The prediction has a mean pLDDT of 83. A computed fold for a 1444-nucleotide RNA from a metagenome, annotated as small-subunit ribosomal RNA. The sequence is in RNAcentral, with records from SILVA. It matches the Rfam family "Bacterial small subunit ribosomal RNA".

RNA sequence: GUUUUAAGCAUGCAAGUCGAGGGGUAACAGGUCUUUCGGGAUGCUGACGACCGGCGAACUGGUGAGUAACGCGUAGAUUAUCUGUCCUACAGACUGGGAUAGCUUCUGGAAACAGAAAUUAAUACCAGAUGUUGCCCUUCGGGGUGAAAGCUUGUUUGAGCGCUGUAGGAUGAGUCUGCGUCCUAUUAGCUAGUUGGUAGGAUAAAAGCCUACCAAGGCGAUGAUAGGUAGCCGACCUGAGAGGGUAUACGGCCACAUUGGGACUGAGAUACGGCCCAGACUCCUACGGGAGGCAGCAGCUAAGAAUAUUCCGCAAUGGACGAAAGUCUGACGGAGCGACGUCGCGUGAAGGAUGAAGGCCUUCGGGUUGUAAACUUCUUUCGGCAGGGAAGAAUAAUAUAGAGAGGGAAUGCUCUAUAGAUGACGGUACCUGCAGAAGAAGCCCCGGCUAACUACGUGCCAGCAGCCGCGGUAAUACGUAGGGGGCAAACGUUGUUCGGAAUUAUUGGGCGUAAAGCGCGCGUAGGCGGAAGUAUAAGUUAGCGGUUAAAUUCUCGGGCUUAACCUGAGGCUCGCCGCUAAAACUGUACAUCUAGAGUUACACAGAGGCAGUUGGAAUUCCUGGUGUAGGGGUGAAAUCUGUAGAUAUCAGGAGGAAUACCUAUGGCGAAGGCAAGCUGCUGGGUGAUAACUGACGCUGAGGUGCGAAAGCCAGGGGAGCGAACGGGAUUAGAUACCCCGGUAGUCCUGGCUGUAAACGAUGCACACUAGAUGUCGGAUAUUUUAACAAUAAUCGGUAUCGAAGCUAACGCGAUAAGAGUGCCGCCUGGGAAGUAUGCCCGCAAGGGUGAAACUCAAAGGAAUUGACGGGGGCCCGCACAAGCGGUGGAGCAUGUGGUUUAAUUCGAUGAUACGCGAAAAAUCUUACCUGGGUUUAAAUAUCAGUAGACAACUCUAGAGAUAGAGCCUUCCUUCGGGACUGCUGGUAAGGUGCUGCAUGGCUGUCGUCAGCUCGUGUCGUGAGAUGUUGGGUUAAGUCCCGCAACGAGCGCAACCCUCACUCUUUGUUGCUAGUCUAUCUUCGGAUAGAAGGACUCUUAGAGAACUGCCCCGGUAAACGGGGAGGAAGGCGGGGAUGACGUCAAGUCCUCAUGGCCCUUAUGUCCAGGGCUACACACGUGCUACAAUGGGACGUACAAAGGGAUGCCAAGUCGCGAGACCGCGCAAAACUCAAAAAACGUUCCUCAGUUCGGAUUGCAGUCUGAAACUCGACUGCAUGAAGUUGGAAUCGCUAGUAAUCGCAGAUCAGCAUGCUGCGGUGAAUACGUUCUCGGGCCUUGUACACACCGCCCGUCACACCACCCGAAUUGAGUAUACCCGAAGUCAUACAAUACAGUUAUGCCGAAGGUAAGCUCGAUAAGGAGGGUGAAGUCGGAACAAGGCG
Repeated sequence: GUUUUAAGCAUGCAAGUCGAGGGGUAACAGGUCUUUCGGGAUGCUGACGACCGGCGAACUGGUGAGUAACGCGUAGAUUAUCUGUCCUACAGACUGGGAUAGCUUCUGGAAACAGAAAUUAAUACCAGAUGUUGCCCUUCGGGGUGAAAGCUUGUUUGAGCGCUGUAGGAUGAGUCUGCGUCCUAUUAGCUAGUUGGUAGGAUAAAAGCCUACCAAGGCGAUGAUAGGUAGCCGACCUGAGAGGGUAUACGGCCACAUUGGGACUGAGAUACGGCCCAGACUCCUACGGGAGGCAGCAGCUAAGAAUAUUCCGCAAUGGACGAAAGUCUGACGGAGCGACGUCGCGUGAAGGAUGAAGGCCUUCGGGUUGUAAACUUCUUUCGGCAGGGAAGAAUAAUAUAGAGAGGGAAUGCUCUAUAGAUGACGGUACCUGCAGAAGAAGCCCCGGCUAACUACGUGCCAGCAGCCGCGGUAAUACGUAGGGGGCAAACGUUGUUCGGAAUUAUUGGGCGUAAAGCGCGCGUAGGCGGAAGUAUAAGUUAGCGGUUAAAUUCUCGGGCUUAACCUGAGGCUCGCCGCUAAAACUGUACAUCUAGAGUUACACAGAGGCAGUUGGAAUUCCUGGUGUAGGGGUGAAAUCUGUAGAUAUCAGGAGGAAUACCUAUGGCGAAGGCAAGCUGCUGGGUGAUAACUGACGCUGAGGUGCGAAAGCCAGGGGAGCGAACGGGAUUAGAUACCCCGGUAGUCCUGGCUGUAAACGAUGCACACUAGAUGUCGGAUAUUUUAACAAUAAUCGGUAUCGAAGCUAACGCGAUAAGAGUGCCGCCUGGGAAGUAUGCCCGCAAGGGUGAAACUCAAAGGAAUUGACGGGGGCCCGCACAAGCGGUGGAGCAUGUGGUUUAAUUCGAUGAUACGCGAAAAAUCUUACCUGGGUUUAAAUAUCAGUAGACAACUCUAGAGAUAGAGCCUUCCUUCGGGACUGCUGGUAAGGUGCUGCAUGGCUGUCGUCAGCUCGUGUCGUGAGAUGUUGGGUUAAGUCCCGCAACGAGCGCAACCCUCACUCUUUGUUGCUAGUCUAUCUUCGGAUAGAAGGACUCUUAGAGAACUGCCCCGGUAAACGGGGAGGAAGGCGGGGAUGACGUCAAGUCCUCAUGGCCCUUAUGUCCAGGGCUACACACGUGCUACAAUGGGACGUACAAAGGGAUGCCAAGUCGCGAGACCGCGCAAAACUCAAAAAACGUUCCUCAGUUCGGAUUGCAGUCUGAAACUCGACUGCAUGAAGUUGGAAUCGCUAGUAAUCGCAGAUCAGCAUGCUGCGGUGAAUACGUUCUCGGGCCUUGUACACACCGCCCGUCACACCACCCGAAUUGAGUAUACCCGAAGUCAUACAAUACAGUUAUGCCGAAGGUAAGCUCGAUAAGGAGGGUGAAGUCGGAACAAGGCG
């Protein structure tokens, strides 16, 4: 321990008792009598059904529907009351009477029950008497009224229990009052018995409680009335407290008992287990009529997530009755069920390392589970079995003994001692013995918060999730396992409440920008209020008294083995009431003061307001003149206007609106707002000096007034401007931005509206708290003046900076956002939404007040670092510009896409892929395809065994791999063996399979851009800042100066290589000027040899360049400009060198590597094919289109490289590619090797050509096993496109571009590619507006995946909740009328001891009718809102967001 359904209930029990009140005797037992032995009689006894009577049944027990109330709590009142039983005191209890139930007989009815007759008793009932201290009246003398019952005790006097009256007490109850007691104002007015009075009635009792009459009151913003919700409290939960929440158990009060009404009885009820009536429901019925009320204990049905036994007992406690025994008691005591809560206990303890096995993990070594287990020793609570076994129970009755009071006395009464029956729980608690570790552990969690980690599975799936979030192939987050953490007979979830939450803030918050100051005044209520005094004592303070029930909580003790639990004492109990005292403060009363406030007098400034009146400038229009072809407008145009004369210009006129300059972070006003001059009326303010009033003040809910623009109504007015609208442009569109027009409106008068970013986003008032500097209006002093003025202090405004202080920061800072006081208004996450609905206001538009469902985990502020901007400033770069040459057009080469294919292997894809990986695809390469083989399977390493060779060569089969056969048989030795090779076996296989988004390494790019950081210090709450910014300067964060910074690191520069100059050195294979010799000679010279080191060159060392010198500029500097000298001049040219980082950039197919996958295959071997395809598209190149050219002939000049499976001379052959032969050279020696453009001569003469060479045919050369697919080259022939290339786009700033050739790597062969080399050798750069990229500073930002960002709205679709909604329907509520049960009361009749009966009337529940009001339910249809996947259309906002 039914939180839901105050829903309905079968069955049993829950209130009876008394024979010592009565008549009696139905049942039981006994006795007596009788008997026909079946029985009968007898109330005689114990007892006792029913009946009369008394008491009880109003307690106990249940429930929380109703109730927002004197219901409850607390404190009081009752002189406005009652109270059975109980206690105390006093007094009494007399004499009579007639009935009635029962019982008996009869009658009606199905029953329930009812009726009639006869008869009877009482502690039932009645009359009379007595009758006070009762009650009523009173002239205070008195009068009236009004009681009673007996029973028991063996007799009497007595005693006990009762009875009557009165007084008091106790207890209980009634009534009244102060204070407290939920939400809603989208409930603001309510009330006719209503408020009061008088009289009467009623009641136990005050009172409109009721009635009649009179008066018109009463309540309400301090929240009436209405609606919703709810039993209240002690207490319980939570909290530091103040508070908040709750009302289950225990206790107090209230209310209710199927719904509504009513009375009776009684001390007490308007009565849970009583009565009457009405309604609903259930049951019985013979249809006529009857019966019932579990919100008592159990139990049942339904409902629900959910809540127990139809148990035992009156042994204890308590209650009713009784003299008592006793009876009754679902109160209560107990047991049962439920881990629902709290508490305690157990599931073993000690030892035990081969750290067992198994599991899991592993870096394969091991680790962990883990002393855990096994095993050894020990213990036995609880449980089991057996035995013993309580307390709870004594003041019972009664017996015996004794004592006491009163009394004449005792048998009576009271008390004491002894004896004395009775146990539901229960053979329970507890105790003892026996056996045996035996029978006894789970749940949640392990990403952070939050204690605790690994493996596997899964692969944005399955799933998890309190919040953040996890899961897309390496998940500590899902699932499982191992391990670990927590709690433990429980653990976790869900719901609820408080806390944390200072997140409703009294304690204890805020309102400039985060939510939040009313648009601004005046002013009512209210709140608050200057100085000194007297009185008072309401607030306040202190002491005392009463109360604040018990239980609970707290403290100290006690009892169950402990604890929970029980219990004693103490303490606590805010509060309320009363008494006494104090008088500082507040209040109140009185009287006073002048510092607040105000009045009068003097002076001053001002776009303050209203009305009237008068101007000038300008626009437009009209009239006229002059004058001619355009004007106007724009980015550019067009619509428009003009030859019917515009624009322009001159003169005149009309009309409306606005008031240039002065003009100013100047002035005035409460705010909105106010600007030409003058006049009138009028409000407020300031200064100075006197006098007066004497707190007259501040704020201000409601209220009331003012209140920009737009808008509305009526009437005017209308120049300019100008929503709507029309046209022209722009555009993809353009309902816009721009242009041409143009109506309302803008203006005036009268009225309405009542809102704005009505902003200082800052309510009003008062006093306080450093300064500095302007400016406006006063007045004072000093100085000086003709005057203006200057200086100093001062009052009132206005503005900038700033100390303290405040602030999240930004900022504010005497005009506060500082520090205080008083009062008002407002806020409480974003959206829905300032919406819906209701009400109020308005002519309308609309305004005021103003939600919820639902949805999200954010929305927001300030500042920081970045990034970005169709923001700004400064600067750089072949970035543009200035130039030169290209690409894009043609043919071909090459790469890519696409397509095709058996395969066209794979990768690279903006810049930063595309002559890239690939510095060479015929086979090989090769990774792809087809087919054929193979399964320890190639190579390598190692071990063991075995054989002694293996290899090469030959043959056979085959496409080949392969298989078979033949031939052949090694070296060293310490003689053990070893080397080498084949085979067998073992261990390591292998994979160009996947993941570059798991990685290392390497690389690209920004970018050779000048940046990127750190330590310490300082500043800031912090993110961060400073340094690194600033002024100069540089190629440079290069350097200088300054500076809360001082230093340092990675980058820059330098150090390295190379080229340019000189010197020294070296001197062969290099060089040869001069000298000598020899030979030849065309007499120029050449060749060879000596000798030489001069020169060139080579080698490897040194020097040289540093703004060092001069002039100028600059800050005294850095540095810049010019000059000299010098081979070179301001970094001398070139290279190598690439900061922190970015792009999840590229690469698993170089290599390495985690994980996954394949293992007779995704491994491996082989042949052939493919990577070379071809409608097409793109990139990069080559060759050209020609005359600055092409062809032919001749003549020159390089550098740097390569060479032994090589380069190959000379010679010969071939038209040629090349071939034959062969010298030299491992190279400063020989060779490739001829350099080519160039130069000279000549031909071609502008054409598809003597340009161009594609394509094709034939014939060849070379390499190679092999040129079909698919090589390069040669000769002859053929002779395509192409006549300088659209939009667009690329490179380059000097030995560069352009142009010309040479060499190398790869390589058997194959170069238009790549990498190097030299020859010839320009043009241009005003400059930084623009394009692109970059650097620094600054600014804005709603971006941070960082603009390739973010983000808005319509439409379409789906879902969700809400709003409106014709109509239908339900519930509630009040009013009017009709009807009117029971019943009280009244009246009447009859009658009468009392009672009762009948009829009528008032009131009266339910019901009916009518028209409402409030709240729901359903709902066709309609409206907006929210949320959803990568839908549609645009691009409104964020940057100057491209129209702020």